[in-house]
RNA sequence: AGCAGAGUAGGUACUACGCGUUAAGUGCUGAAGGAUGGGAAGUUGCCUUCAGACGAAAGGGAUAACCCUGCGGUGUAGUAACCGCGUCCGCUGCU
Numbered sequence: 001a002g003c004a005g006a007g008u009a010g011g012u013a014c015u016a017c018g019c020g021u022u023a024a025g026u027g028c029u030g031a032a033g034g035a036u037g038g039g040a041a042g043u044u045g046c047c048u049u050c051a052g053a054c055g056a057a058a059g060g061g062a063u064a065a066c067c068c069u070g071c072g073g074u075g076u077a078g079u080a081a082c083c084g085c086g087u088c089c090g091c092u093g094c095u
Stems, first nucleotide, its partner, number of pairs: 001095005010082001012080007019072003028052007038089003058069004
């Protein structure tokens, strides 16, 4: 120097423990902010806050506290396989 490769964020499934079912959450829109391969700038996507619109699945047991079975595009963690940073530098391998 050339060629090849690894690694972020993330989605899905399952399990466990929760939350809601007196409707929060999820999803949608807008604004602001943030974290994002080892480094730099950066896009997609992601997260947080605020505002707006939309909007739901309950049933049974118990004197009751509450419990059980469901339901929610529900939260967190773990596991599994999946997908995986375009640019420059770096890293690994080969020549």
Predicted 3D model of a 95-nucleotide RNA (THF (Tetrahydrofolate) riboswitch aptamer) from Thermaerobacter marianensis. Taxonomically the source falls in Thermaerobacter (Bacteria, Bacillati, Bacillota, Eubacteriales).